[in-house]
Context: one part of a larger RNA
RNA sequence: UUGGGCGUAAAGUGUCUAUAUGUGGCUUUUCAAGUCUGUCGUCAAAUCCCAGGGCUCAACCCCAGACAAGCAGUGGAAACUACCAAGCUAGAGUACGGUAGAGGCAAAGGGAAUUUCCGGUGGAGCAAUGAAAUGCUUUGAGAUCGGGAGGAACACCAAGGGCAAAAGCACUCUAUUGGGUCGUCACUAACACUCAAAGAUGAAAGAUAGGGGAGCAAAUGGGAUUAGAUACCCUAGUAGUCCUAGUUGUAAACGAUGGAUACUAGGUGAUGUGCAUAUUGACCCGUAUAGUACUGUAGCUAAUGCGUUAAGUAUCCCACCUGGGAAGUACGUUCAGAAGAAUGAAACUC
Numbered sequence: 001u002u003g004g005g006c007g008u009a010a011a012g013u014g015u016c017u018a019u020a021u022g023u024g025g026c027u028u029u030u031c032a033a034g035u036c037u038g039u040c041g042u043c044a045a046a047u048c049c050c051a052g053g054g055c056u057c058a059a060c061c062c063c064a065g066a067c068a069a070g071c072a073g074u075g076g077a078a079a080c081u082a083c084c085a086a087g088c089u090a091g092a093g094u095a096c097g098g099u100a101g102a103g104g105c106a107a108a109g110g111g112a113a114u115u116u117c118c119g120g121u122g123g124a125g126c127a128a129u130g131a132a133a134u135g136c137u138u139u140g141a142g143a144u145c146g147g148g149a150g151g152a153a154c155a156c157c158a159a160g161g162g163c164a165a166a167a168g169c170a171c172u173c174u175a176u177u178g179g180g181u182c183g184u185c186a187c188u189a190a191c192a193c194u195c196a197a198a199g200a201u202g203a204a205a206g207a208u209a210g211g212g213g214a215g216c217a218a219a220u221g222g223g224a225u226u227a228g229a230u231a232c233c234c235u236a237g238u239a240g241u242c243c244u245a246g247u248u249g250u251a252a253a254c255g256a257u258g259g260a261u262a263c264u265a266g267g268u269g270a271u272g273u274g275c276a277u278a279u280u281g282a283c284c285c286g287u288a289u290a291g292u293a294c295u296g297u298a299g300c301u302a303a304u305g306c307g308u309u310a311a312g313u314a315u316c317c318c319a320c321c322u323g324g325g326a327a328g329u330a331c332g333u334u335c336a337g338a339a340g341a342a343u344g345a346a347a348c349u350c
Stems, first nucleotide, its partner, number of pairs: 004321002007304002012318001014201004022193002025088004033081002035077005041071002049065001052062003091191001092188003095184005103177002106174001108172002110154001115149007125136002162169002206247001208245004215241002220236004258317006266295004271290005299306002323350003332343004
């Protein structure tokens, strides 16, 4: 366990696709299942309600009557839902013509910087810190010049700018490919929304196999600090970080805000596209639409704040919540090679 809720108090699945279920645009028919209505039957008696009556009253008792709801039969209505049939175009989709983008995947190329190696110059320190030390260096360091190798990341442009379902995506060019958006209003004609189960995808870390390894850096060694210092600081440094193939399936996976549709003041930016205007041309100004920000009215909110991108006003569908702790634990089950993940209590206690 409801006439309640879910940004921050408990509560929106990480995201998407989609089946069952649920819900569903406009007009006109059919039918009568739902719906509404008349009538009939039944719903034992006692009880409850109640006209009347009996115990001196009352409790109590006797007797008569009845509502409502349910179920079944039967007659009717046809607005709404369902069904049948026909149609429509505002939802949805297709077509055609444009267009923006770090959307995905694959291949090729590039420069700066760090490191390292070789050679030249040079000759005593370098590096580090709050201060030092460990460390590197006359077997020539650091500095500087030239050349080579290798790996990873792509300065400026760059903007709360863009794209993507989310995770996420940024050097340049090429091939291929998904989605959006604008315009035309040609076509289909409700084909829609949501979604348990299911499937796909899913940062970082981890794990497997094979590569790769410049820088950084868990673990670890050393030096400091300190009462101690299994830390913060320094010097080294291995897994890892990178690539390929499979695996794991979790994050403060956050807008802490599920999806869809409609309605409800404005103002100010910047992004994409169109129209109109203007001009030699590009802007500006105006306007429509899509996404993205700030401010703010009504309204909402416990407040904070939200406010046409709602946390406002409504409808539909799904997930989830029900005092704190014990506990996201135990047990069981499923998945996973493992690490673990998913599902998920109770005793007890306050």

Annotation
A computed fold for a 350-nucleotide part of an RNA from Chamaecyparis obtusa, annotated as small-subunit ribosomal RNA, central domain. Rfam family: Bacterial small subunit ribosomal RNA. The organism belongs to Chamaecyparis, within Eukaryota. Its mean pLDDT, the model's own confidence on a scale to 100, is 86.